[in-house]
Context: one part of a larger RNA
RNA sequence: GAUGAACGCUGGCGGCGUGCUUAACACAUGCAAGUCACGGGGGCCAGCAAUGGCAACCGGCGAACGGGUGCGUAACACGUGAGCAACCUACCGAAAUGAGGGGGAUAGCCGUCCCAACGGACGGGUAAUACCGCAUACGCUCGAGACCAGGCAUUUGGACUCGAGGAAACCUCCGGGGCAUUUCGAGGGGCUCGCGGCCUAUCAGCUAGUUGGUGAGGUAACGGCUCACCAAGGCGACGACGGGUAGCUGGUCUGAGAGGAUGGCCAGCCACAUUGGGACAGAGAUACGGCCCAGACUCCUACGGGAGGCAGCAGUGGGGAAUCUUGCGCAAUGGCCUAACGGCUGACGCAGCGACGCCGCGUGAGGGAUGACGCUCUUCGGAGUGUAAACCUCUUUUGCCUGAGACGAAUUGUCAGCUUUAGCUGAUUUGACUGUAUCGGGUGAAUAAGCACCGGCUAACUCCGUGCCAGCAGCCGCGGUAAUACGGGGGGUGCGAGCGUUGUCC
Numbered sequence: 001g002a003u004g005a006a007c008g009c010u011g012g013c014g015g016c017g018u019g020c021u022u023a024a025c026a027c028a029u030g031c032a033a034g035u036c037a038c039g040g041g042g043g044c045c046a047g048c049a050a051u052g053g054c055a056a057c058c059g060g061c062g063a064a065c066g067g068g069u070g071c072g073u074a075a076c077a078c079g080u081g082a083g084c085a086a087c088c089u090a091c092c093g094a095a096a097u098g099a100g101g102g103g104g105a106u107a108g109c110c111g112u113c114c115c116a117a118c119g120g121a122c123g124g125g126u127a128a129u130a131c132c133g134c135a136u137a138c139g140c141u142c143g144a145g146a147c148c149a150g151g152c153a154u155u156u157g158g159a160c161u162c163g164a165g166g167a168a169a170c171c172u173c174c175g176g177g178g179c180a181u182u183u184c185g186a187g188g189g190g191c192u193c194g195c196g197g198c199c200u201a202u203c204a205g206c207u208a209g210u211u212g213g214u215g216a217g218g219u220a221a222c223g224g225c226u227c228a229c230c231a232a233g234g235c236g237a238c239g240a241c242g243g244g245u246a247g248c249u250g251g252u253c254u255g256a257g258a259g260g261a262u263g264g265c266c267a268g269c270c271a272c273a274u275u276g277g278g279a280c281a282g283a284g285a286u287a288c289g290g291c292c293c294a295g296a297c298u299c300c301u302a303c304g305g306g307a308g309g310c311a312g313c314a315g316u317g318g319g320g321a322a323u324c325u326u327g328c329g330c331a332a333u334g335g336c337c338u339a340a341c342g343g344c345u346g347a348c349g350c351a352g353c354g355a356c357g358c359c360g361c362g363u364g365a366g367g368g369a370u371g372a373c374g375c376u377c378u379u380c381g382g383a384g385u386g387u388a389a390a391c392c393u394c395u396u397u398u399g400c401c402u403g404a405g406a407c408g409a410a411u412u413g414u415c416a417g418c419u420u421u422a423g424c425u426g427a428u429u430u431g432a433c434u435g436u437a438u439c440g441g442g443u444g445a446a447u448a449a450g451c452a453c454c455g456g457c458u459a460a461c462u463c464c465g466u467g468c469c470a471g472c473a474g475c476c477g478c479g480g481u482a483a484u485a486c487g488g489g490g491g492g493u494g495c496g497a498g499c500g501u502u503g504u505c506c
Stems, first nucleotide, its partner, number of pairs: 001505003005502005012361006018354002020319001025317003029314003034061003039058002043054004068272003078196007087189003092185007100134001102132002109124006140165006147158004170177002198244003205235003210232008247269004251262004274295005297308004325351001327350003333347001334345004364394004374385004399443006408433001413428006450495005455476003461490005471478002
């Protein structure tokens, strides 16, 4: 100098930040992922009807994002630079082409039944943008053939011929929205490699899918990734293997720099989601608020069996020196769904608590005595506190009372006008924070100062008490009867809404 700090004493206000560093300990309660009725058939409610509303089920998209934590990991995990002639990509953008004709089911529903609960069984019947064939498909995929161009290359790209295979879905207010195949793009991801960044040799040898080959399987894709066979290799004092520790980075702190230390908040990447294992569906997960199995734990039970997972936001217990509200709102930004209106959003925007940090402001200003009282010291003359107070004159930041009152708002919707469409213009509507910030008026010095130190280092000195006691102390050291070093008083010094102490780093 720094700090996610803690402790002691003290504490007026505001702005911006920041707040479980320990038990990845266990969790009561609420909320944190839904949406679409313009895909479908039915149900219920209102209504004479038209129509409107509710939302269970099938269906679509999303739930792989966003949010949390740092357990594991010394690794292509991360950073950086390359490569993929070895790859994938829903939604979005650009472009080309197409959408013909059929079929069988099943939820919901109706009926019957079982169950403590969770839930389930049987029968009947129904729809779709759900599911399955067929047609068409130059371009797509696979195989064969010859040609052109390129590359270091196993070969890559292009156009051609033949054969085989592969699509679709409709809704509509007629404006539009959606569907299928293919190509390119954008953004996202997967894989490979060079280099870089901890300690330990009181770890010196390690390795059998091990190292390579052939063939096969598997994958979006290369590959011992897996398997069969063959060979005997591969790594290592330039530290293999083992052990310990640890998420990595941009950065942060310090330092003139070189360096050292560190990785909290914010941003990027990675890993994890009670412990361990597994796959499913999907463009994408080997999935925090999905599924299955096993373990531990908790809860319910009619004892047969079931339910659960805060390292999401609040909150509780526990641990600890120590770390916050079971708040408001979707108004803004962003996300998901939707044709749209809109819905959802503990992301986010705000507010609350904590001097935890940084910054700013205030606790008054001017005048006022050879200088009150009190207190302290004294050589008893006086000196100090000290212009300090009182007193006079002002000011009103802040506080309190009161009046006005934002920016953040752009959209969207509605209305009007213009415009070929797309759209444009105007009016109106939309604010959690918030009657907040801010600006006026009123009031009255009124509401607001402490903490540490004073032997040397180190700015600041005296009196009393104590008597190697009580105590102090960062180091040197003080204290045994005049202690500037202990305790108190007076005075002084430093910093100041803080001041000291402790821990840690440079």